[in-house]
């Protein structure tokens, strides 16, 4: 790095350094930012993926409860929103017909992409 799998609308910031960008990528929108962006360092915190303990058990590292020492992760806004597909609704055109097409709008419908954990040839 390919791949498999789970999760992603909850939660949690101060200081130092730095000095202009940042919100993954493309496009658009919107937002954050000299009242100091990214990056780096320190401390603190959140959560509970790995993990620890206990219990249940059909013995499947399955389920439940508690915990936070250790390994990661995270600490603006839904993964900031939209894009692709499907369903609903509305409008216009068309038509024998809610027939077809187009446009708009909506939905924790699904997908793509991405992030993180665990596994991993």
């Nucleotide at each position: 790095u390919a791949g498999u799998u789970a999760u992603c609308a909850a939660g949690a910031a101060a200081g130092g350094u730095g000095g202009a960008g940042g919100g993954a990528u493309u496009a658009g929108a919107c937002c954050c930012u000299u009242u100091g962006a990214a990056g780096c360092c320190u401390u603190a915190g959140c959560a509970a993926c790995c993990c620890u303990u206990u219990g249940u058990u059909c013995c499947a590292u399955a389920c439940a409860a508690a915990g936070a020492a250790g390994g990661u992760g995270c600490u603006a806004a839904a993964u900031u929103c939209u894009a692709c597909u499907a369903g609903g609704c509305u409008a216009a055109a068309u038509g024998a017909a809610u027939u077809u097409u187009u446009a708009g709008u909506u939905u924790c419908u699904g997908g793509c992409a991405g992030a993180u954990g665990a596994c991993g040839a």